């Protein structure tokens, strides 16, 4: 270096669950329903209660370092549990440091390693969903494979506009 085997890791629309909704099981005096017009009683197991479980973000995009701060970008789907909430986070802004623009130094500016910004026009890219198939579970559900449709933002392309400075030092 190559090949093989075994184990671990893999997460940032990410992890989690005290609310909520749903499923399964136990109990069910009183309430409810039925036997029954009423009471007793019996049955059911609706409500209730206890235990266990399920759901709870679909991808795109995103990291120089430190601190502070803020419900941290984009669309797709549903018409909503992607609800409600906790934690986290590569986001925005501010300060400092480092670095690029920019081949000496300082200051100012701007940006973040693909290291100028802005307007307009153009352009590319997804998964869920859906359809088919398979696995697990009593169930709620869940996991996987195949096929298929369309996105926005960043990005990319083009025109235009703005910026690419100042001072000092050194060389010709």
């Nucleotide at each position: 270096a190559c090949g093989g085997u075994a184990g671990a890791g893999u997460a940032a629309g990410c992890g989690c669950c005290a609310g909520a909704u749903c499923c399964c099981g136990g109990c069910c005096a009183c309430g409810c329903u039925g036997g029954u017009g009423a009471a007793a009683c019996c049955a059911g197991g609706c409500a209730g209660u206890c235990g266990g479980g399920a759901u709870g973000a679909c991808g795109a995009g995103g990291a120089g370092g430190a601190g502070g701060u803020c419900u941290a970008u984009c669309g797709a789907a549903u018409c909503a549990u992607u609800c409600g909430g906790c934690g986290g986070a590569u986001g925005g802004c501010c300060u400092c440091c480092c670095g690029g623009c920019a081949a000496g130094u300082a200051c100012a500016g701007u940006c973040g390693u693909c290291a100028u910004g802005g307007c307009c026009g153009g352009u590319a890219c997804a998964a869920a969903c859906c359809a088919g198939g398979g696995g697990u579970g009593c169930a709620a559900a869940u996991c996987c494979c195949u096929g298929c449709c369309a996105a926005a933002a960043a990005g990319c392309c083009g025109u235009c506009c703005a910026a690419c400075g100042u001072a000092c030092c050194g060389g010709g």